[in-house]
């Protein structure tokens, strides 16, 4: 010097999933950000079941006995941040919940604040605003 692993701190991404007081440290619990679900009028909707709805970007095609493949609607990333061009690359297109029930929905009621990753200065250029140094 170089490999592997394993802690632990910071910084980073996806996601509502962050903080504050509390304790010896935690929970319980309050609060405040975010999010999510019921739920009037008016308005909509008018079944027949092979139920119907929710959260979520995650829907739809085809091809296959399946397993799975290939494409999509749609989402997400690329290190100062936010909009924005592009045939720029890179990637995701899942699962799950309710329990025959829920349209939208003002007052009002009731939930949740979780879980998985990265990589070591370096990972797109370009224009516009702006931090900061």
């Nucleotide at each position: 010097u170089c490999c592997c692993c394993g802690u632990g701190g910071g910084c980073g991404c996806c996601g509502u999933u962050u903080g504050c007081c509390g304790u010896g440290a935690a929970a319980a619990g309050c609060g405040a950000g975010c999010c999510g679900g019921g739920g009037a009028a008016c308005c909509a909707c008018u079944a027949c079941g092979u139920g119907g709805g929710g959260u979520g970007a995650a829907u739809c095609c085809g091809c296959g006995c399946a397993a799975g493949c290939g494409g999509u609607a749609g989402g997400g990333c690329u290190a100062c941040u936010u909009c924005u061009u592009c045939c720029a690359g890179c990637c995701c297109g899942a699962a799950u919940c309710c329990g025959u029930c829920a349209g939208c929905u003002a007052a009002c009621c009731c939930g949740g604040u979780a879980g998985g990753c990265g990589g070591c200065c370096a990972a797109g250029c370009g224009g516009a605003a702006g931090a900061a140094a």
Molecule: c-di-AMP riboswitch aptamer (ydaO/yuaA leader)
Organism: Actinoplanes rectilineatus